[in-house]
């Protein structure tokens, strides 16, 4: 150089036949206990790696780009 895969919450990831974004851990906060820990309820937290485009809508479809990995030369 060329081809493929991948980037969505702090982490690991689903969601890929276009409908306004989730789950587990992890954090706060309570229940529960003489205390911790377990267990169990809620709650907060991501304009989906960027830009632009197609659509009444785009994380998802198109074109570029940036970054990881892999494989060819």
């Nucleotide at each position: 150089g060329c081809c493929g895969a991948c980037g969505u919450a702090g982490c690991u990831c689903a969601g890929c036949u276009g409908g306004u974004a989730g789950a587990g851990c992890a954090g706060u906060c309570g229940c529960u206990u003489c205390g911790u820990a377990a267990g169990u309820g809620a709650c907060g937290g991501g304009u989906c790696g960027g830009u632009g485009g197609u659509u009444c809508g785009a994380a998802u479809c198109c074109a570029c780009u940036c970054g990881u990995c892999g494989g060819c030369u």
Molecule: transfer RNA
Organism: Candidatus Omnitrophota bacterium